The prediction has a mean pLDDT of 76. This is a predicted complex of two RNAs, RNase P RNA and transfer RNA, with 474 nucleotides together. Rfam match: Bacterial RNase P class A. From the family's description: Ribonuclease P (RNase P) is a ubiquitous endoribonuclease, found in archaea, bacteria and eukarya as well as chloroplasts and mitochondria. It is annotated as a ribozyme.
RNA sequence: AGAGUAGGUCAAAUGAUCGCUGCCCCGUUCUUGCCGUUUUUAGGCAGACGGGGGGGAGGAAAGUCCGAGCUCCACAGGGCAGGGUGCUGGGUAACGCCCAGUCCCGGUGACGGGAAGGAAAGUGCCACAGAAAGCAAACCGCCCCGGGAAAUGGAACAUUUUUCGGGGUAAGGGUGAAACGGUGAGGUAAGAGCUCACCAGCUCCGUUGGUGACAUCGGAGGCUCGGUAAACCCCACCCGGAGCAAGACCAAAUAGGAGAGCGUUGAGGACGGCCCGUUCAAGCUCUCGGGUAGGUCGCUUGAGGCUUCGAGUAAUCGAAGUCCUAGACGAAUGAUCAUUGCCCAUGGGGGAGUAAUCCCCGAUGGAAACAGAACUCGGCUUACGACCUGCUCUAUUC
RNA sequence: GGGCCCAUAGCUCAGCUGGAAGAGCCACCGGCUCAUAACCGGUUGGUCCCUGGUUCGAAUCCAGGUGGGCCCACCA
Numbered sequence: 001a002g003a004g005u006a007g008g009u010c011a012a013a014u015g016a017u018c019g020c021u022g023c024c025c026c027g028u029u030c031u032u033g034c035c036g037u038u039u040u041u042a043g044g045c046a047g048a049c050g051g052g053g054g055g056g057a058g059g060a061a062a063g064u065c066c067g068a069g070c071u072c073c074a075c076a077g078g079g080c081a082g083g084g085u086g087c088u089g090g091g092u093a094a095c096g097c098c099c100a101g102u103c104c105c106g107g108u109g110a111c112g113g114g115a116a117g118g119a120a121a122g123u124g125c126c127a128c129a130g131a132a133a134g135c136a137a138a139c140c141g142c143c144c145c146g147g148g149a150a151a152u153g154g155a156a157c158a159u160u161u162u163u164c165g166g167g168g169u170a171a172g173g174g175u176g177a178a179a180c181g182g183u184g185a186g187g188u189a190a191g192a193g194c195u196c197a198c199c200a201g202c203u204c205c206g207u208u209g210g211u212g213a214c215a216u217c218g219g220a221g222g223c224u225c226g227g228u229a230a231a232c233c234c235c236a237c238c239c240g241g242a243g244c245a246a247g248a249c250c251a252a253a254u255a256g257g258a259g260a261g262c263g264u265u266g267a268g269g270a271c272g273g274c275c276c277g278u279u280c281a282a283g284c285u286c287u288c289g290g291g292u293a294g295g296u297c298g299c300u301u302g303a304g305g306c307u308u309c310g311a312g313u314a315a316u317c318g319a320a321g322u323c324c325u326a327g328a329c330g331a332a333u334g335a336u337c338a339u340u341g342c343c344c345a346u347g348g349g350g351g352a353g354u355a356a357u358c359c360c361c362g363a364u365g366g367a368a369a370c371a372g373a374a375c376u377c378g379g380c381u382u383a384c385g386a387c388c389u390g391c392u393c394u395a396u397u398c
Numbered sequence: 399g400g401g402c403c404c405a406u407a408g409c410u411c412a413g414c415u416g417g418a419a420g421a422g423c424c425a426c427c428g429g430c431u432c433a434u435a436a437c438c439g440g441u442u443g444g445u446c447c448c449u450g451g452u453u454c455g456a457a458u459c460c461a462g463g464u465g466g467g468c469c470c471a472c473c474a
Base pairs, nucleotide, nucleotide: 001394002393003392004391005390006389007388008387009386010385012340013339014338015337016336017335018334020056021055023053024052025051026050027049028048029047032046033045034044035043058370062381063380065379066378067377068376069375070243071242072241073240077276078275079274080273082239083238084237085236086235087101088100089099090098091097102116103114104113105112106111117234118233122232123231124228125227126226139173140172141169142168143167144166145165146164147163148162149161150160151159152158153157181199182198183197184196185195186194200224202221203220204219205218206217208215209214247297248296249295250294257288258287259286260285261284262283268280269279270278290473291472292471304323305322306321307320308319309318310317311316343366344365345364346363348361349360350359351358352357399470400469401468402467403466404465405464408423409422410421411420417454425441426440427439428438429437447463448462449461450460451459
């Protein structure tokens, strides 16, 4: 220098002009509404208009994929069904998240990835090809036995070739994603873990280390037991339902209407897929129709942020100090210009170096991403710009 | 804001307990007819929305994304 890998930071700054807006303050209007008064007033509150003040999006605010808080349904109960998770240890309010490790896989490496329990519980599936796809199986080949035919030898008969039938054989060929351990020797009619040696793997037992997953070493067994659980299933653990359009209060308006089903023989509702249980109870559920589409609360101080110290490999936890940071529903947070900063391109000057190349200075031109809170948090995933740092590989002066 | 569903030929849809793609309409060609339609026969046409994973093998199973669609408040 090129290629890569891991982690972190920021989401430009300042000024001018023109704007947006919830809150607070001041003024005007009370010809709009309400309160007030016997009546008219005075006045007050809200609204409208004008002015001022100090505030005003994100790392993902997104997808709504997980987990919670909060609210209602019963105080969230039992069983079945259903769903989810799945190496070990730790963290956390909790998690399918995070950290550390084990094993396997990928990469030359830095490093990255893993829905990683069970297939010697059971069931299913393994197309095409192939003889055979899970417990056994014989297409070619190899070997043995029996019968026939032909040739050769003078014949009985023998040998060779060929054909038919029966049997043995998984070493060889061929098929396939996958074919029942590998190599060598013995053995055999031919073969075969049939036997033996070494190697790989499995099961069981023990040693040592580790909290553990697991690793290491030794012994025994039987010779090898295919794959698939992101197929059903088995095992272990977890899960009640709905969601701020939850829910509470106030105000306004209407036909508190019609139809269907099940009931007042205790049905039905709460209760959501079913049963039990509890409780409410004469009505309940569904459909159609009617009315209102206003306000207040919930609502932002929270498992909160920042700094320092301590514990821990780390995630994280503890202590002290400090800070308050949108709460708006046709839903604001913007636009233009100038200067500076960052980046890119071009050519100029200076410096370092043998050189490739790098650094500094000033000039001209260009570029500047993804994207907008809507009850609130913790994560994951996805989109996306720039910069910084550590590390790896290659080339070895180009 | 919240909840749910769908994507397969030009259009409407099957196929979804995995073995490689179908139907009807449309289009094109031929036949029938004087001619057209109807009818008969044949043919073309596919990124199974995209990307990755599981598997020997994915339209189908799993994960993530893209696009489209549906539902909802209060009163009685």